A computed fold for an 86-nucleotide RNA from Paenibacillus sp. UNC451MF, annotated as c-di-GMP-I riboswitch aptamer. The coordinates come from a structure-prediction model, not an experiment, and the mean pLDDT is 88. Rfam family: c-di-GMP-I riboswitch aptamer. From the family's description: GEMM was predicted in a large-scale screen for bacterial structured RNA regulatory elements.
[in-house]
């Protein structure tokens, strides 16, 4: 240095939920709060999943379809990084 991840050490992040804001929604941001996480840091390239405003179909309508929207705490991948037992 790389791989790896321990009843090690320093720490870090923050699920659900509550409040406020943005958004059609999914969801995001901030505060509180901790289920958990060795990358639960960052990135939408691939797969998967979520939503359906606008568009199309239907036509009283209900509804169906669809990503240009979103999920990195779904998986793969890329990239950066603390510590050092076996």
């Nucleotide at each position: 240095a790389a791989u790896c991840g321990a009843u090690a050490a320093u720490g870090g992040c923050a699920a659900a939920c509550u409040u406020g804001c943005c958004g059609a929604a999914a969801g995001g941001c901030a505060a509180g709060g901790a289920c958990g996480c060795a990358a639960a840091g960052c990135c939408a390239c691939a797969g998967g999943c979520c939503u359906a405003a606008a568009g199309g179909a239907g036509c009283a309508g209900a509804u169906c379809u669809u990503a240009u929207g979103g999920c990195g705490g779904c998986u793969g991948g890329g990239u950066u990084a603390c510590c050092g037992a076996a």